[in-house]
Context: one part of a larger RNA
Molecule: small-subunit ribosomal RNA, 5' domain
Organism: uncultured bacterium
RNA sequence: GGACGAACGCUGGCGGCGUGCUUAACACAUGCAAGUCGAACGAGAAGAUUGAGAGCUUGCUCUUGAGAUUCGAGUGGCAAACGGGUGAGUAACGCGUAGACAACCUGCCUUUGAGAUGGGGACAACAGUUCGAAAGGACUGCUAAUACCGAAUGUUGUAUAUUUUCCACAUGGAAGAUAUAUUAAAGAUGGCCUCUAUUUAUAAGCUAUCGCUCAAAGAUGGGUCUGCGUCUGAUUAGCUAGUUGGUGGGGUAAUGGCCUACCAAGGCAACGAUCAGUAGCCGGUCUGAGAGGAUGAACGGCCACAUUGGGACUGAGACACGGCCCAGACUCCUACGGGAGGCAGCAGUGGGGAAUCUUCCACAAUGGACGAAAGUCUGAUGGAGCAACGCCGCGUGAGUGAAGAAGGGUUUCGGCUCGUAAAGCUCUGUUGUCGGGGACGAACGUGAGAUACUUGAAUAAAGUGUCUUAAUGACGGUACCUGACGAGGAAGCCACGGCUAACUACGUGCCAGCAGCCGCGGUAAUACGUAGGUGGCAAGCGUUGUCC
Numbered sequence: 001g002g003a004c005g006a007a008c009g010c011u012g013g014c015g016g017c018g019u020g021c022u023u024a025a026c027a028c029a030u031g032c033a034a035g036u037c038g039a040a041c042g043a044g045a046a047g048a049u050u051g052a053g054a055g056c057u058u059g060c061u062c063u064u065g066a067g068a069u070u071c072g073a074g075u076g077g078c079a080a081a082c083g084g085g086u087g088a089g090u091a092a093c094g095c096g097u098a099g100a101c102a103a104c105c106u107g108c109c110u111u112u113g114a115g116a117u118g119g120g121g122a123c124a125a126c127a128g129u130u131c132g133a134a135a136g137g138a139c140u141g142c143u144a145a146u147a148c149c150g151a152a153u154g155u156u157g158u159a160u161a162u163u164u165u166c167c168a169c170a171u172g173g174a175a176g177a178u179a180u181a182u183u184a185a186a187g188a189u190g191g192c193c194u195c196u197a198u199u200u201a202u203a204a205g206c207u208a209u210c211g212c213u214c215a216a217a218g219a220u221g222g223g224u225c226u227g228c229g230u231c232u233g234a235u236u237a238g239c240u241a242g243u244u245g246g247u248g249g250g251g252u253a254a255u256g257g258c259c260u261a262c263c264a265a266g267g268c269a270a271c272g273a274u275c276a277g278u279a280g281c282c283g284g285u286c287u288g289a290g291a292g293g294a295u296g297a298a299c300g301g302c303c304a305c306a307u308u309g310g311g312a313c314u315g316a317g318a319c320a321c322g323g324c325c326c327a328g329a330c331u332c333c334u335a336c337g338g339g340a341g342g343c344a345g346c347a348g349u350g351g352g353g354a355a356u357c358u359u360c361c362a363c364a365a366u367g368g369a370c371g372a373a374a375g376u377c378u379g380a381u382g383g384a385g386c387a388a389c390g391c392c393g394c395g396u397g398a399g400u401g402a403a404g405a406a407g408g409g410u411u412u413c414g415g416c417u418c419g420u421a422a423a424g425c426u427c428u429g430u431u432g433u434c435g436g437g438g439a440c441g442a443a444c445g446u447g448a449g450a451u452a453c454u455u456g457a458a459u460a461a462a463g464u465g466u467c468u469u470a471a472u473g474a475c476g477g478u479a480c481c482u483g484a485c486g487a488g489g490a491a492g493c494c495a496c497g498g499c500u501a502a503c504u505a506c507g508u509g510c511c512a513g514c515a516g517c518c519g520c521g522g523u524a525a526u527a528c529g530u531a532g533g534u535g536g537c538a539a540g541c542g543u544u545g546u547c548c
Stems, first nucleotide, its partner, number of pairs: 001548004006544005013394006019387002021352001026350003030347003035078003040075002044071003049066008085305003094230008104222002109218007117151001119149002126141006157182011187210006196203003231277003238268003243265008280302004284295004307328005330341004358384001360383003366380001367378004397427004407418004431489001432485006441475001446470010492537005497518003503532005513520002
C1' cells in the first nucleotide's frame, strides 16, 4: 500500500447492486416449510333441476325416486431420496485431476418390437360391541378397485446343456440356433353405431387418448475400482490376527476378507507406517511484476450430517432433516397405569458473544410435485423490510461580488490573516416536498372460437399445427415522465516534531498527559490541553484485529 461476512469511537442526505451468527452441531414458545389425483375405488354428506304418489286449505305439506355439480375421512397410485440448511465428523479414493468396469443398477422421459385371456379370496372405510385419562387400540359383521393372489399364453428374458460365427484387454465378450425348466398384465375417460350382440339406442362391440405387462436400445442419474496430488509433529519408530494371500461357500445391482470355514505366514514402515494434533475438499477469493504466500464467507460442483448412538423396513433410488424401531440425555402432558417431542428449513425467542436482520407479501414470473386438464401445493423462488456492512454513482449549489465590511485570531500596533469567503445582485433545480400521468417483466403458458392435417366407418371424438380473441402482476400507483415551490432540508472525521502533506497563541510545568518508531513534558512546548489557522480524506473518517 491492498484486502475484509468485520467490530469499536465520532458523524450521517439519497439511489443502484450485493452482503448480513465467523461464537454455543447450545436449548427452543408459536406459525408456516410436501403434497396431489374423484378421469383408479367403494361408502357417505350437501345439492341446482326434476318424475311419481298421498293429504287437501289449490298451492302448500309429507312420502318416495332420478340427478348436473361440489366436498373428502378411507383404500389405491405417484411424489415425499428433489428442493432448502449446516460443516460436527472426516487426513480418507473424502476431494481434485486423468482413466477403467469384459465386475454394475437406473422410476419418470424418448424410440422400437410383442402382448393384455380367464378366474378367485380378502382388508380398510362403514355398522355394532368394547378397553383407555389421553395417545391409541381390541373383537364381530359387510363391501369396491389400476389393492392382493392363483391359472392360461410366452414375443422375449432368466437358468442349465449342446453348438455356430465374429471379436478381444488376463479373467473372457457379442450375435445366433436347438432342447428342458421357469416367468406378465388393469383398466379409466370421451365419442360413435361401421362390424358383433341384444334391437333403435346401448355395450362385454368399434374407435381416440391416457394408462398396464415383457423385452431391446438411448438419454439421464448413480455405484465400484485405479495412477498421481492433498496440513503439522520423530520430544510419536515400530504397526497389524480378518491382519496379508489362497481354496470352498455365503452375500451384493456389482468386484472384493465384504462375511464365514479351512490352509499358508504374510502385509505396512525413515520415499515416515503407527500414534497425536488440526481441518470438510475444489472452481475460486485476497495479495504479489511473477514465482509464491494466505484463504475456502457469498455463488457453483462434490462429500458428510440432521438431539446422541445403533438398526433395518418400504422403494427404481434412503439405511431416509419435517418416516419407522431400540437405547441414552433433555423437555412437556398424565387420572401415575402410560404417552408426546426434535428449527444445522423460513421467520422468531432465550443464551453465548466485540458482533450479524422481518414471527412481512405473492405464487404474477422461473423451477419443482401431483393431475387428462382446470388447478392445488411450494418460507424453493420472485419481491419488499432492517443495517453506511461493502462497492459504485449523485448531491449538499453556480456565476458575479473589495467598502478587502462586521466579527474572530495574531501583531513589531504599521499591519497581516480567515477572505470572493460572507452579505448583496443574477441564475439553476440534480436531489427534496406536493400534484398529475404511469410501465417492461405476460404470452412461447391457459380459456374460447375458426381452420388445415393425422387416427378413424364417420360431417362424431381426440391429437398436432396455424390464425383470431379474452383474462391473468406480489413487487406497485413502484421505476420512469411531467407541473409547481424553493438555495430552501443535506458535512463531517483525522492530523499538523521527523518518518509525513500541514504553525502560531494561550494554559500546564517530568504534573496532567501524548506515543506506530525515534521520542515529547522539569516556566518562552510547532510533540500535552484549548483556540485560530492549515493539510488530508469525504457520507464518511479514524482506531483495533487478521492476511499478503